[in-house]
Context: one part of a larger RNA
RNA sequence: UGAUGGGGGCUCGCACAAGCGGUAGAGCAUGUGGUUUAAUUCGAUGCAAAGCGAAAAACCUUACCAGGGCUUGACAUGCCACGAAUUCUCUUGAAAGAGAGGGGAACUUUUAGGAACGUGGACACAGGUGGUGCAUGGUUGUCGUCAGCUCAUGCCAUAAGGUGUUGGGUUAAGUCCCGCAAUGAGCACAACCCUCGUGUUUAAUUGCCAUUGUUGAGUUUGGAACCUUCGACAGACUGCCGAUGAUAAGCCAAAUGAAGGUGAGGAUGACGUCAAGUCAUCAUACCCCUUAUGCCCUAGGCGACACACGUGCUACAAUAGCUGGGACAAAGGGUCGUGAUCCCGCGAGGGUGAGCUCACCCAAAAAACCCGUCCUCAGUUUGGAUUGCAGGUUGCAAAUUGCCUGCAUGAAGCCAAAAUCGCUAGUAAUCGCCGGUCAGCCAUACGACGGUGAAUUAGUUCCUGGGCCUUGUACA
Numbered sequence: 001u002g003a004u005g006g007g008g009g010c011u012c013g014c015a016c017a018a019g020c021g022g023u024a025g026a027g028c029a030u031g032u033g034g035u036u037u038a039a040u041u042c043g044a045u046g047c048a049a050a051g052c053g054a055a056a057a058a059c060c061u062u063a064c065c066a067g068g069g070c071u072u073g074a075c076a077u078g079c080c081a082c083g084a085a086u087u088c089u090c091u092u093g094a095a096a097g098a099g100a101g102g103g104g105a106a107c108u109u110u111u112a113g114g115a116a117c118g119u120g121g122a123c124a125c126a127g128g129u130g131g132u133g134c135a136u137g138g139u140u141g142u143c144g145u146c147a148g149c150u151c152a153u154g155c156c157a158u159a160a161g162g163u164g165u166u167g168g169g170u171u172a173a174g175u176c177c178c179g180c181a182a183u184g185a186g187c188a189c190a191a192c193c194c195u196c197g198u199g200u201u202u203a204a205u206u207g208c209c210a211u212u213g214u215u216g217a218g219u220u221u222g223g224a225a226c227c228u229u230c231g232a233c234a235g236a237c238u239g240c241c242g243a244u245g246a247u248a249a250g251c252c253a254a255a256u257g258a259a260g261g262u263g264a265g266g267a268u269g270a271c272g273u274c275a276a277g278u279c280a281u282c283a284u285a286c287c288c289c290u291u292a293u294g295c296c297c298u299a300g301g302c303g304a305c306a307c308a309c310g311u312g313c314u315a316c317a318a319u320a321g322c323u324g325g326g327a328c329a330a331a332g333g334g335u336c337g338u339g340a341u342c343c344c345g346c347g348a349g350g351g352u353g354a355g356c357u358c359a360c361c362c363a364a365a366a367a368a369c370c371c372g373u374c375c376u377c378a379g380u381u382u383g384g385a386u387u388g389c390a391g392g393u394u395g396c397a398a399a400u401u402g403c404c405u406g407c408a409u410g411a412a413g414c415c416a417a418a419a420u421c422g423c424u425a426g427u428a429a430u431c432g433c434c435g436g437u438c439a440g441c442c443a444u445a446c447g448a449c450g451g452u453g454a455a456u457u458a459g460u461u462c463c464u465g466g467g468c469c470u471u472g473u474a475c476a
Base pairs, nucleotide, nucleotide: 001476002475003473004472005471007470008469009468010467011466012465013464015460016459019423020422021421022420023419026314027313028312029311030310031309032308033307034305035304042053043052064300066298067297068296069295070294073125077124078123079121080120081119082118083117087102088101089100090099091098092097107114108113127289128288130287131286132285136283137282138278139277140276141274143272148187149186150185151184152183153182154163155162156161167178168177169176193266194265195264196263198234199233200232201231203229204228208223209222210221237260242252244250303442321374323372324371325370326369333362334361337356338355342351343350344349382413387408388407389406390405391404392403393402429452430451431450432449434447435446
């Protein structure tokens, strides 16, 4: 100087407390371990692995396994020979591949060469999701959006080092003020960026308002006051008043205001720690394979199932369930797309194919909610697993293994032990809607969007993690 202590002091955080709702029990979905398997490809393993890489495993993907094939190779550059190329037919085969035949005679310059493509040959080489993340780059997680981490010069010390950065206050903050052998500076903090909240203003179609019209309209005519949308500005700074404080920084309260003390949310992550993760995004050093650890194909597997764990969804009901009617969103997507209308079907869906390259048209119905009906505390008109039958649809293909519909079936479950998790406001809880991936979809996931909308805390004794100072230590 660090590290460390069931030492001390100060201090912060959904850390506890105060509350609300979960998980752990049930069924299912999904990931992991284990077991099994020809293979169940690989990676991730306390927090910081486990709905993770994977924003879509029937084939493909795919890396695994079995079988069938190829060997200058599926791909790149260079050399030689032949043939333009594209293309068509046949045999064999599960396909890949192997074999045979036909047709064609292009372009430019010229009678030979060139370009593109194909076939064959010899080598240099290609290729490797093979190994090492403890050889690496890049990138990511974590402590942690915690307030820290350092430097120059000076001064102190024999030196390692110290000082600055400690002290008194204050702050979300090494934020700021005061003091001080220190004076300054850098990276983080904050601000600058984006979204939301208020107003002014420019602009005005497909949006808005009025008018016309009618069962209605994307109709007609006019407008820029409103809503909204695209821009540009203004606005918040402890600015003002009072109390307090050291005449400071600040803190408390009031006013003004759409917003008040960082207005709310996001992006932004210092020096470093964990030889943390990733050689399977990519790149790369070394090692290894080279008729195979490379490449192609068919089928299978990644979906197995005594069990254990994680994350979720649905429930156990009356603040509910069933059924009829009625109302109100936001954001995103659409031409190989979205698909209105009408007809058929109980339905999934089928036929038809208007409009829309979209503020116009479409998916589109928002759902919780409100008003009525039935049910009356039951394993039920709860719950929907499981299973049977009959269908629909995507796709070459749905058996292993897709999704959806109808009829029938109607399991466990009556609020959950020890323990444990999230959340401080438009938050929790609850309700639906959309998107990416995508032929289809195992999405209950992930990422957004709005609707309804609480309770409790103004405390720091304790648990837990962090920061600063100080102290003990036979540790480095």